[in-house]
Molecule: small-subunit ribosomal RNA
Organism: metagenome
RNA sequence: AGAGUUUGAUCAUGGCUCAGGAUGAACGCUAGCUACAGGCUUAACACAUGCAAGUCGAGGGGAAACGAUAUUGGAAGCUUGCUUCCGAUAGGCGUCGACCGGCGCACGGGAGAGUAACGCGUAUCCAACCUGCCCAUCACUUGGGGAUAACCUUGCGAAAGUAAGACUAAUACCCAAUGACGUCUCUAGAAGACAUCUGAAGGAGAUUAAAGAUUUAUCGGUGAUGGAUGGGGAUGCGUCUGAUUAGCUUGUUGGCGGGGUAACGGCCCACCAAGGCAACGAUCAGUAGGGGUUCUGAGAGGAAGGUCCCCCACAUUGGAACUGAGACACGGUCCAAACUCCUACGGGAGGCAGCAGUGAGGAAUAUUGGUCAAUGGGCGAGAGCCUGAACCAGCCAAGUAGCGUGCAGGAAGACGGCCCUAUGGGUUGUAAACUGCUUUUAUAAGGGAAUAAAGUUAGUCUCGUGAGACUUUUCGCAUGUACCUUAUGAAUAAGGACCGGCUAAUUCCGUGCCAGCAGCCGCGGUAAUACGGAAGGUCCGGGCGUUAUCCGGAUUUAUUGGGUUUAAAGGGAGCGUAGGCCGGAGAUUAAGCGUGUUGUGAAAUGUAGACGCUCAACGUCUGCACUGCAGCGCGAACUGGUUUCCUUGAGUACGCACAAAGUGGGCGGAAUUCGUGGUGUAGCGGUGAAAUGCUUAGAUAUCACGAAGAACUCCGAUUGCGAAGGCAGCUCACUGGAGCGCAACUGACGCUGAAGCUCGAAAGUGCGGGUAUCGAACAGGAUUAGAUACCCUGGUAGUCCACACUGUAAACGAUGAUUGCUAGGUGUGGGGGGUCUGACCCCCUCCGUGCCGGAGUUAACGCAAUAAGCAAUCCACCUGGGGAGUACGGCCGCAAGGUUGAAACUCAAAGGAAUUGACGGGGACCCGCACAAGCAGUGGAUUAUGUGGUUUAAUUCGAAGCAACGCGAAGAACCUUACCAGGUCUUGACAUCCGACUAACGAGAUAGAGAUAUGUCAGGUGCCCUUCGGGGAAAGUCGAGACAGGUGGUGCAUGGUUGUCGUCAGCUCGUGUCGUGAGAUGUUGGGUUAAGUCCCGCAACGAGCGCAACCCCUGCCAUUAGUUGCUACGCAAGAGCACUCUAAUGGGACCGCUACCGACAAGGUGGAGGAAGGUGGGGACGACGUCAAAUCAUCAUGCCCCUUAUGACCUGGGCUACACACGUAAUACAAUGGUCAUUAACAGAGGGAAGCAAAGCCGCGAGGCAGAGCAAAUCCCCAAAAAUGAUCUCAGUUCGGAUCGCAGGCUGCAACCCGCCUGCGUGAAGUUGAAAUUGCUAGUAAUCGCAGAUCAGCAUGCUGCGGUGAAUACGUUCCCGGGUCUUGUACACACCGCCCGUCACACCAUGGGAGUUUGUAACACCCGAAGUCUGUUGCCUAACCGCAAGGAGGGCGCAGCCGAAGGUGGGAUAAGCGACUGGGGUGAAGUCGUAACAAGGUA
Repeated sequence: AGAGUUUGAUCAUGGCUCAGGAUGAACGCUAGCUACAGGCUUAACACAUGCAAGUCGAGGGGAAACGAUAUUGGAAGCUUGCUUCCGAUAGGCGUCGACCGGCGCACGGGAGAGUAACGCGUAUCCAACCUGCCCAUCACUUGGGGAUAACCUUGCGAAAGUAAGACUAAUACCCAAUGACGUCUCUAGAAGACAUCUGAAGGAGAUUAAAGAUUUAUCGGUGAUGGAUGGGGAUGCGUCUGAUUAGCUUGUUGGCGGGGUAACGGCCCACCAAGGCAACGAUCAGUAGGGGUUCUGAGAGGAAGGUCCCCCACAUUGGAACUGAGACACGGUCCAAACUCCUACGGGAGGCAGCAGUGAGGAAUAUUGGUCAAUGGGCGAGAGCCUGAACCAGCCAAGUAGCGUGCAGGAAGACGGCCCUAUGGGUUGUAAACUGCUUUUAUAAGGGAAUAAAGUUAGUCUCGUGAGACUUUUCGCAUGUACCUUAUGAAUAAGGACCGGCUAAUUCCGUGCCAGCAGCCGCGGUAAUACGGAAGGUCCGGGCGUUAUCCGGAUUUAUUGGGUUUAAAGGGAGCGUAGGCCGGAGAUUAAGCGUGUUGUGAAAUGUAGACGCUCAACGUCUGCACUGCAGCGCGAACUGGUUUCCUUGAGUACGCACAAAGUGGGCGGAAUUCGUGGUGUAGCGGUGAAAUGCUUAGAUAUCACGAAGAACUCCGAUUGCGAAGGCAGCUCACUGGAGCGCAACUGACGCUGAAGCUCGAAAGUGCGGGUAUCGAACAGGAUUAGAUACCCUGGUAGUCCACACUGUAAACGAUGAUUGCUAGGUGUGGGGGGUCUGACCCCCUCCGUGCCGGAGUUAACGCAAUAAGCAAUCCACCUGGGGAGUACGGCCGCAAGGUUGAAACUCAAAGGAAUUGACGGGGACCCGCACAAGCAGUGGAUUAUGUGGUUUAAUUCGAAGCAACGCGAAGAACCUUACCAGGUCUUGACAUCCGACUAACGAGAUAGAGAUAUGUCAGGUGCCCUUCGGGGAAAGUCGAGACAGGUGGUGCAUGGUUGUCGUCAGCUCGUGUCGUGAGAUGUUGGGUUAAGUCCCGCAACGAGCGCAACCCCUGCCAUUAGUUGCUACGCAAGAGCACUCUAAUGGGACCGCUACCGACAAGGUGGAGGAAGGUGGGGACGACGUCAAAUCAUCAUGCCCCUUAUGACCUGGGCUACACACGUAAUACAAUGGUCAUUAACAGAGGGAAGCAAAGCCGCGAGGCAGAGCAAAUCCCCAAAAAUGAUCUCAGUUCGGAUCGCAGGCUGCAACCCGCCUGCGUGAAGUUGAAAUUGCUAGUAAUCGCAGAUCAGCAUGCUGCGGUGAAUACGUUCCCGGGUCUUGUACACACCGCCCGUCACACCAUGGGAGUUUGUAACACCCGAAGUCUGUUGCCUAACCGCAAGGAGGGCGCAGCCGAAGGUGGGAUAAGCGACUGGGGUGAAGUCGUAACAAGGUA
């Protein structure tokens, strides 16, 4: 510090996800030790049991228990005066249960329910307050009195407890004395910043106190003042979310007077006033203890508040007071409620959110431990007692830190495993074994702390009234622990996750869209680096992963630090309130601001340094920080306040000119429709074509007149005006406005603008008019598969007017308003100035309105003085897509609806700009037998052949639009053959290796369908070496196992080969340049070409693969050579090579010449010459690539599968089936023909030895006999159409030949399934073929035959060959295919694309819903516990007064105000359930259409 993910690729926007750190965690696997710190986040749920607050006898009366002692009674033992035991007596002693009394129990400990608050934090204030114990100072501690508990007696009660009587004490209670600096009254009036006001000193009067204990030391007690500590109160500022909570409030806000309190205060009360809070967010609702701090982050921030510290609030729930210095009290009281327990049913008891522990809840959190030794607390004079505070220990990897599980050597690189392989090897791996060393840890043994300082007891001394020093002594939980020493021996100790990318680390096997994985992208459909296992590797390590949560990355809420034309986002527009911001100069102030200083910012935490635990974590000390708040000074640039001026912002006046600005009147002509009349006759109208419609009752057309309503032709224009919406005939009135000029006036009066108000197209609504045209709905006609549409004919609302409402639009420049600044050029509207004219033109300037364009900016497109540039101010809005502008709620509306405006759920994208392709029922240009012009066909018939389908035991397999279908197959009777049935074989039909034996080979016989089996040997015994024993090579038989074999699968694992676009003209590269980039340029443009062929131009310059050429055949000529060819030599032999021919080398054609066109180019059009003329004709040759195109059955090959079978052999069958459909051919339908006859008719290219076969003979013929010649320019196969003549005369024929019958021939072991041919006979369909469709542009089509391969035989097929030999092309509008440029795109698997909505099914969340259930917070009324307060006429009454009666005072009772729980009620609000219902989302290949994307076929 970034990365992955939208795309074919790119940039930017934007979300999702990951890598980091953290945790009071949990879960999975694993686990040796130590130190430190931590441990119910859930049920503030319920709790058994034990403990957690007592202490003081030096306050008191006392003596239940224990002990000592004394006295005494009894018993036992015996040593006869001792011991032991059991009693009694004695508070005299140590002590002490219970009781009175004092202090404490308000601390410490727990938990976070409530609380959005002066609760907390921080700062300030209290002249408005209190403070036990403690400290200091001053003063005092006098004299009396009456009770009461305990104890005793008597009752009640189950118990808890309680009543009565009698006795008694105090540091308990009461009275009196004395007493001021306190308090109150009167007086007084300094001071408090100011002020309401508070009010010191001084003087006078009134009033209030006490307790003793113990023995000489002190400890107490009372009053007062001050301090310290702790508390109480007030205020400023800060302190979560929601406006789908906008108004709240009646003790409410304030005052006067009281009451109450420690004290201020509506805290409470009576009266008076009507205030107080709130958009700077009151009230309400939800959530929440706050802070120091913790985590994260570069920081700013964000999130959190566990442990530790501070504060608050709480103690089963609610209420209340008492006591007290302090409580409205966790282990106190009273009342109410719920719950639990006891009960004799009458009544009682209880409160773990103290420490342990239990149950429950939960993913989840520990021991019913030890000790008061230390630290601290309470009481006490003290010893001491108490202390689940605290200190320790136990459990737990739950965290942080430290240590260890060995170290060194050791290669035959061992065995084993795993994988690859060129079979040598590689890897695990110095790893192990083995050798040496060490001993932290472990185990065992021994030693062994500090933490204790102090205080206490006793003593001594100093010294003086209270301390100090020394000696001695008591006290240790953890602990016989830490630590140290010794011994033993590598001995006791390693795992988890991951390995497709992000992200470090890869292979094999298994599985086969299954099982599974997954944080995101995504893996898995038979070769998975992604699943599971293994081997290896990587990372971390006593841990490692997963899950959850927080911050980060995320500049993805943007103060630091974002945006708004098109990605999400500018309000439809204006006016304007609050608010925010605001021109120049001077003076003043000091709120902001800056600076200095003071106080505070608790400690802990953080950080720096040092030190202490063996180190570290951890801890201790010191410094700094704690960015804050407040006080007091100083400064005055800037912002603000006050004040005095200024004129340039703004406004006013004056002058000039302007416009479709608005409102209301008046007027006008053309058109349309209608009416009337005339003329006139058969159609009109409408469309792609029609029909509906109108029309002989006279339409349409035309003329005249009339009526009505609406709109304003031309001018007219990226023209003008207006804030926007919007505004258009002419004219009048009224209203508003900008502009220019001038510089008289005011003197910052300005800008923006939440809320608010006003305006606001069209459609729509209400009411009343109006209604010519047009025209939703509707009707009819068409179109269509359908057509609730597009088209046509009609037509209601509406369109128009008036008055109201609605308040939205792609209300758009998709661009908020205002101000200033920043190159130019060129139009145009309004005004002014200059020069200057007869008029223009021209120049300058202000305000509008357009275009182009530089800098700049932008993701790009683009914008560019009318900014999307550079700045400033203010407002509005955005934060992934969908759900959704939906639901609910509120507001507005008559309604329609508008405005405000979510969530659950779901996806990993959605979207922008540009790029390259592809595509378009987009455009331009060009080409092609593409169309057109022609010729001949196919499609109809019969046959052949291939395919589909069907059938079958099998009809083997493959090929599938063009580019499968007379294709693989250049030839299935057996074989082929791969298929089927049956019969057989199992190291095999075929190959190699090993052993044994034998030559191999071969002929009969028997059985069988044959394969094969049995059996006999008729023959036959080879080659090389030899020491003659034998051995070897090759071959055969037998045996064993390695293996063979497979036309089994996968052409979507492959090689090779092939088809196709397409012989189309394209496809690329290097360097440079342009662009952020994908990419572009070059390759585009103007011409030209068959051609990216060439020329010219050009930020391109060059190059490569293609094109062309080079190669072959053919056409002309030449040269050379000539046998088997040829023949001018009379013939033969021989000779010759001119010619034909053969086959080798050359020549020839290049727009070279010429005229014209063209840019003087490339080239084109014509001409000459020439055998050939513009690549002469043909062939081979096929760029980058496309189709997962074809082929595993030519071959090769990976992987998988079969192995007495999916291999091998044999016989027979099948591939030849047959209702049918399609493709390709053959033959025809006839006279341009058939038949017959004649002629030595006339070719080319091939083939020929198991061959071609001549002549001759036989046969009607196929053919047979026979066989010359020929391994071939020599011989043979070997022509037909044509030509000539005759006949047929348009018929199902002398056309046509299918089918069938008979008789034959040939090949072959074999011709039935299932071959070809011949002769005779039979003589079917068919009379030129619908829709549609194919080939061909010249030696071509058409037509005629010939040859070859395969092959024993079998061709209408295929591949070649020659003979005869046409027609037509105006042209490129259209169909098809292709190329180039351009355009649009939501396509990129690329239009056979993408994609929308209803319906049906399944699942999910959600809205409505008759209702129903449960809460919550208030309100109104009723009832009214405990209790304070007030009142009191009843009752009771020790202290004081009084001689007494009685009084004062107190208590009980009663009454009243308030008052919790409870009850009743109506609303509010929240949540759950809910028949049914609405839409939404997601799902596999469902249904119906085709709305959108191209002009998407109606933009």